[in-house]
RNA sequence: GGGCGCUUAGCUCAGUUGGGAGAGCACCAGAUUUGCAUUCUGGGGGUCAGGAGUUCGACCCUCCUAGCGUCCA
Numbered sequence: 001g002g003g004c005g006c007u008u009a010g011c012u013c014a015g016u017u018g019g020g021a022g023a024g025c026a027c028c029a030g031a032u033u034u035g036c037a038u039u040c041u042g043g044g045g046g047u048c049a050g051g052a053g054u055u056c057g058a059c060c061c062u063c064c065u066a067g068c069g070u071c072c073a
Stems, first nucleotide, its partner, number of pairs: 001072007010025004019056001027043005049065005
C1' cells in the first nucleotide's frame, strides 16, 4: 500500500424484508431479612464509530473518513 471482517446501553452481545432500538450482567428504588446476601417486582440509561447520499422512511443500502482484527505484498 491492497483485500476481507468488525464498531449498537457502563460491560458482553442480539437485531436479514428497510418501518417496534433490545437481552443478560451491572446500576437505582421497593418487597423479603434483625442486618447483609440471595430471590421477586419495577425503573433509569443509546450521537446504533463520525459525515454525506438514496428513500415516504436507514443500525440495515451506497460513498468517504477514523479505530480495531485478520490475510496478502